Predicted 3D model of a 379-nucleotide RNA (Bacterial RNase P class A).
Its mean pLDDT, the model's own confidence on a scale to 100, is 76.
It was read from a public genome assembly, where an Rfam model found it.
It matches the Rfam family "Bacterial RNase P class A". It is annotated as a ribozyme.
Of the family's consensus pairs, 95% are formed in the model.

Formats: sequence, structure tokens, C1' cells
RNA sequence: GCGGUGGACGAGGCAAUCGCGGGCGGUGACACGCACGAGGAAAGUCCGGACACCACAGAGCAGUGUGCCGGUUAACGACCGGUCGGAGUAAUCUGCAAGACAGUGUCACAGAAAAGCAAACCGCCUUCGAUUUGGGACUGCAAAGUCUGUUGAGUGUAUGAAGCUCAACUCGGAGGCAAGGGUGAAAAGGCGAGGCAAGAGCUCACCGACAUGGCGGUAACGUCAUGGGCUGAUAAACCUCACACGGUGCAAUGUCGUAUAGGAAGCUGCUGACCCUGCUCGGCGAGGCUUCGGGUAGACAGCUUGAGCUCGUCGGCGACGGCGAGUCCAGAUAAAUGAUUGCCCAAACACAGAAUCCGGCUUAACGCCCACCGCCCCA
Repeated sequence: GCGGUGGACGAGGCAAUCGCGGGCGGUGACACGCACGAGGAAAGUCCGGACACCACAGAGCAGUGUGCCGGUUAACGACCGGUCGGAGUAAUCUGCAAGACAGUGUCACAGAAAAGCAAACCGCCUUCGAUUUGGGACUGCAAAGUCUGUUGAGUGUAUGAAGCUCAACUCGGAGGCAAGGGUGAAAAGGCGAGGCAAGAGCUCACCGACAUGGCGGUAACGUCAUGGGCUGAUAAACCUCACACGGUGCAAUGUCGUAUAGGAAGCUGCUGACCCUGCUCGGCGAGGCUUCGGGUAGACAGCUUGAGCUCGUCGGCGACGGCGAGUCCAGAUAAAUGAUUGCCCAAACACAGAAUCCGGCUUAACGCCCACCGCCCCA
């Protein structure tokens, strides 16, 4: 210098003027004064909690979720540390990472056979028969002819293509063989030697897997020894095992509340004063008075002092925790947080605007710095 990996930090500062929001002070009321006023993601609303209301004796079933081990936390599917597997030369990154002898299912195409202590297409071996020198089929009395297969060589071609040329190759039955070829994502541990008619964990060494035991580790797991020759994959298929989980969300929820509104109950309805009714009673009538509950508009609470923030210190590899000191840092409801100028400055540009609060995750996006790894160059 180039390329890569991991991580931290910032998101302008100060001053002036004008403007906005809620708060405090101030005023009879204004005026006026004072300090404060978005984010690292306020976003997506994907997980987890706080809080509120509803439901709920306890237990089980069903359903859903999580799924190596240990830790952190209020909690989590988050985070930290580790184990094992995978990727990378490395720094480092990454994982739905329990169980397939509890049971059921599935495994396309190709292939002889796809899970049954399996399977014989080519091939290898043994044996029997035919034929009698020959790959096979067909025609023919025969000689011979036609078509065609496998293997090898040559030619040919982009090609181990097709095609062409040459050469070689007996057939059938019974049985053994899982070594070799071929098919497939996957073919019943791998590899070498012995062994055998040919073969095979049939036997042996080494490697792998499994079981048991020892040792190390809290554990996942690692490692060593011994043993029996050791028959797939799939549980982001059902399932099994372990653990966890009630529902709805601040438009939760509570308080106030006559609006010239409406409802219920009680009393009254008189000495001249309403209606039924001309009169007397009566009335579930109108009117009047009192009380009560619901509750719209609206107002208030919930609402921001909190698993808070800053600094220091101690413990821990770390996530995080303890202690001490300091500090108060938006709370609106059509919803404020802006504009101009000057100075500083390398620049402050991008993504983006709180709505109950908090812990994560994910996504968006600008700038700057540090550490580490690889390669190259110079001294």
C1' cells in the first nucleotide's frame, strides 16, 4: 500500500434574534422572566417482561412453543462462555445441534435390488448337458446371405459423440459369490494382507462406529484401555422424552361529569290557578319538588422517578452483578422540538420524528477511529 475480520465512538458546539410545547415563577388578568424539550435506530411490531382488567380450587387431557452444556437476567426464542459439527490460508464466522433397536410412514428417476437378516443385470467360481471351433437371430437342403450385440484398437469429432474400418468373443440348465463393473443423493463400515473353487469381518493389522470400564472436566464432551466383527436416510413426517405456557391490551383501567338530552323511585298535585270531567272521589296524566343509578361530548388520573442515567470503585474471562457519589433528562392529543445570522470546525452530511414504559432481535443509514489476519513493496 491493497484485500479481509472484529469492535468502539459520534450524530455538531457556542452566541444572538424570531417562533413553538408543556413546566416553574410572576400578574387581578395579560405582559414578562427562568431552565428544559426525540433516536441510535423513536422504525418493523418479531420475541420477552412490567402494569391494567377479565378468567381461574387442584390435577390431567388437548394445543402451542423451546430443544448440545454451563451461566447471565425481572423474563426471553435474547446475551455470555464452552463442547461438537461446518466454512475460511488466517484473523474469524456459523448451526431447529435431544431421540431412528417404542411404534407408524416416506425414499422420485435410474437401477437386478431402496430396507425384508435384501438383491445376480454385466461379471467371478463349481458342476451338468448340448455343440464340435462357434458371439446371437433369421432365411436356406447346403454353400452362403441379411440384420445385429459385447469388448478392444484405429479413424472421426468441441467431445470417451454418431458414423466408418479391423480384430476378438460357443450356447443352455443347476448352484455358490456382494469382491470388481454399472445405476443412484444414498447399495449393508473403510483399507491392506491372509484365506478360498471363486468370494465374503470368514480371519488378522490399522482406521472409523458402537458397547463397557478407567482417567480429566460442574457439564456438553475429550482421552485411554478392553470387547463383540459392527445392516441405511428422514423427527423444519407423525411420534417419543424433558421443560415452559390462561386471555386481552394504555382505544388497558379508574375518577368527575344534566348537554336547554334521556331513565328510575318517592312526595306533591292546595285556599283561586292544567287534563280526564258538569260535580265528588280517584288517576298509571300534565306540572312542581327531592333522591338515585347509567353515561355521551368533555375533563382528570394512568403519564413518566425508572429492572433510570452519569461518574467512580470492587467482583467476574464475559454476559452481568455489588457498593458509593452525583443527577432529574419530552409528556403532547391534531399533536411542540423550527428558522436566520456569526464564530469555531476536516465535516456534521445520511437514515429517520416520541405517544404507557422497559429488555432484546431485525431492518434502514452517514462519518470517524482502533485492534487483529493475509499478501506485496521500501528502509